[in-house]
Context: one part of a larger RNA
Molecule: small-subunit ribosomal RNA, 5' domain
Organism: uncultured bacterium
RNA sequence: AUUGAACGCUGGCGGCAUGCCUUACACAUGCAAGUCGAACGGUAACAGGUUAAGCUGACGAGUGGCGAACGGGUGAGUAAUAUAUCGGAACGUGCCCAGUCGUGGGGGAUAACUGCUCGAAAGAGCAGCUAAUACCGCAUACGACCUGAGGGUGAAAGCGGGGGAUCGCAAGACCUCGCGCGAUUGGAGCGGCCGAUAUCAGAUUAGGUAGUUGGUGGGGUAAAAGCCCACCAAGCCAACGAUCUGUAGCUGGUCUGAGAGGACGACCAGCCACACUGGGACUGAGACACGGCCCAGACUCCUACGGGAGGCAGCAGUGGGGAAUUUUGGACAAUGGGCGCAAGCCUGAUCCAGCCAUGCCGCGUGCGGGAAGAAGGCCUUCGGGUUGUAAACCGCUUUUGUCAGGGAAGAAAAGGUUCUGGUUAAUACCUGGGACUCAUGACGGUACCUGAAGAAUAAGCACCGGCUAACUACGUGCCAGCAGCCGCGGUAAUACGUAGGGUGCAAGCGUUAAUC
Numbered sequence: 001a002u003u004g005a006a007c008g009c010u011g012g013c014g015g016c017a018u019g020c021c022u023u024a025c026a027c028a029u030g031c032a033a034g035u036c037g038a039a040c041g042g043u044a045a046c047a048g049g050u051u052a053a054g055c056u057g058a059c060g061a062g063u064g065g066c067g068a069a070c071g072g073g074u075g076a077g078u079a080a081u082a083u084a085u086c087g088g089a090a091c092g093u094g095c096c097c098a099g100u101c102g103u104g105g106g107g108g109a110u111a112a113c114u115g116c117u118c119g120a121a122a123g124a125g126c127a128g129c130u131a132a133u134a135c136c137g138c139a140u141a142c143g144a145c146c147u148g149a150g151g152g153u154g155a156a157a158g159c160g161g162g163g164g165a166u167c168g169c170a171a172g173a174c175c176u177c178g179c180g181c182g183a184u185u186g187g188a189g190c191g192g193c194c195g196a197u198a199u200c201a202g203a204u205u206a207g208g209u210a211g212u213u214g215g216u217g218g219g220g221u222a223a224a225a226g227c228c229c230a231c232c233a234a235g236c237c238a239a240c241g242a243u244c245u246g247u248a249g250c251u252g253g254u255c256u257g258a259g260a261g262g263a264c265g266a267c268c269a270g271c272c273a274c275a276c277u278g279g280g281a282c283u284g285a286g287a288c289a290c291g292g293c294c295c296a297g298a299c300u301c302c303u304a305c306g307g308g309a310g311g312c313a314g315c316a317g318u319g320g321g322g323a324a325u326u327u328u329g330g331a332c333a334a335u336g337g338g339c340g341c342a343a344g345c346c347u348g349a350u351c352c353a354g355c356c357a358u359g360c361c362g363c364g365u366g367c368g369g370g371a372a373g374a375a376g377g378c379c380u381u382c383g384g385g386u387u388g389u390a391a392a393c394c395g396c397u398u399u400u401g402u403c404a405g406g407g408a409a410g411a412a413a414a415g416g417u418u419c420u421g422g423u424u425a426a427u428a429c430c431u432g433g434g435a436c437u438c439a440u441g442a443c444g445g446u447a448c449c450u451g452a453a454g455a456a457u458a459a460g461c462a463c464c465g466g467c468u469a470a471c472u473a474c475g476u477g478c479c480a481g482c483a484g485c486c487g488c489g490g491u492a493a494u495a496c497g498u499a500g501g502g503u504g505c506a507a508g509c510g511u512u513a514a515u516c
Base pairs, nucleotide, nucleotide: 001515002514003513005512006511007510008509009508012363013362014361015360016359017358019355020321025319026318027317029316030315031314034066035065036064039063040062042059043058046057047056048055073274074273075272082199083198084197085196086195087194088193091191092190093189096187097186098185099184100183101182102181103180104138106136107135113128114127115126116125117124118123144153145152146151158179159178160177161176162175163174166173167172200246201245202244207237208236209235212234213233214232215231216230217229218228219227249271250270251269252268253264254263255262256261276297277296278295279294280293299310300309301308302307327353329352330351331350335349336347337346338345339344366396367395368394369393376387377386378385379384402452403451404450405449406448410443415437416436417435418434419433420432421431422430460505461504462503463502464501465486466485467484471500472499473498474497475496481488482487
């Protein structure tokens, strides 16, 4: 000088930050991932409604799509399957951007629902009905893939808005716009893989290694490779420290220091790993998946004893451990994310508020005058000295606090009207730009501003032998005690205890712990 600190005494306010470092111990309760009716069959509930039609606004459950692999947490493991930096080639890629070519014609099911049955429950079974952007063929194939270069293989899905002519009884066909769907090329961003260099301690760890090292041929993967397998060879690593053991997430950085260096890796940011313990795959563009599945184990709970349910290292919160670490709060207003054409819904991400002097910063606890140098205290050589302009007293001010009144920025996108471009048969619809206009605030009646009264509401802690700024008296008598080191205390202790006085810092001050 510093700290994610703790403890003791003390404590007025504000701003900004930080806040389980220990048991990766166990968890009650609530919330933390949904959304889409413009994919689908529908209508349980709510509202409207008539010609009683799920008809309309909507929408529980279900099919289907996207998301759930992000965001959030923790640091157990990991000394290299990691991280940092610099390179590399044999790869993948949903959503997004740019381009090219398509989107034709069919089919069979199934949930929901209805009926029945089993079960304590969780749940399950049978029969029947039905839809799709769910599923499966056929056609076609610019690219693409395979190839023995002849040829062969493989696709799709529709939905919504608007509309002049024509056709149609109507639905609609048709046209057009938007959103989608299939194939493919390129990109962006992201990810997988490989190499080099660097990355703690121990030699009281010196040899280690048989898929081990390399080759051939297969398999396997999105992709290189002993990644895996068969055969062949006998290699490979190591005192420039292999192997083993201990410890540890890594980095940007943080602290310190003139620097070199040393120590650390809380908060914030990047990467990695993990999700009760161990193992495994499924789905998917992406996981071997925190709030998914299966198996085993430990633990907890329910049970009708047959069988089931669970995983806070998400946000709060509880018990426990500990010297020690907060509210079972508000809101999606902003930023961002998921879904959706949108309106919007969801979001313990986030933004806010609450608690704690835990830290940093700022402010205040008054200012000026005032000597009869009052009283009291303490000391005294008894003269006085000191506390001390300190108080009283006089005048002034009102930060902060209290009360009263006013009162933000954070909010502009979106929406509406209109003008003008694009598109189009179209002055529909949709959409780019401009103008005008309207709405939306958790924080919060908060910040801030104005006014009123009134010195009013606000100072402690440690130290005073030397180091080291600051001394006297009394008590005690090697006792009681102090102490960072030297050392004080055995009858005049500036070193113990108390008082007066002083010194230092100050809403803090000391102590302890830790680092330089």